[in-house]
RNA sequence: CGCUCAUCCAGAGGGGCAGAGGGACACGGCCCGUUGAAGCCCCGGCAACCCUCCAGUCGGCACUCGCAACGUCUUGCGCGAGGCCCCGGCUAGGGAAGGUGCCAAAUCCGUCUCAUGGCGAAGUGCGCCAUGAGGAAGAUGAGGA
Repeated sequence: CGCUCAUCCAGAGGGGCAGAGGGACACGGCCCGUUGAAGCCCCGGCAACCCUCCAGUCGGCACUCGCAACGUCUUGCGCGAGGCCCCGGCUAGGGAAGGUGCCAAAUCCGUCUCAUGGCGAAGUGCGCCAUGAGGAAGAUGAGGA
């Protein structure tokens, strides 16, 4: 940064300073907060994205062997088998030194679309409610430019 991919119902808090707000933005709801919000600092913790170990599995023009082809050079490169080494993907499990991240509530919930069901003077449609699926937006990481 109008980019790509993955994840987001799990988990993990004490102290000091501070002093009224906070839960991303808007609206609605619902919460947290003077028994101390935001912010800053210290310590602690959680997790496992990067990292790392092991096993399995798949793939490779990475390797080995055989066949084919081959005067040389250049260009280009086939078929089959193997599974010791190399590289990469995926799956399951383990680790936690370091780089991030995180430590109320699902990303607190809704908002947009679709499906199903219910209700509204009964169908279609419309509105409302509930449930489910997807999206948008956002957050974090890894990568890219």

Source information
A computed fold for a 145-nucleotide RNA from Streptomyces lavendofoliae, annotated as SAM riboswitch aptamer (S box leader). It matches the Rfam family "SAM riboswitch aptamer (S box leader)". Its family is annotated with regulation of gene expression in the Gene Ontology. The sequence is in RNAcentral, with records from Rfam. The organism belongs to Streptomyces, within Bacteria.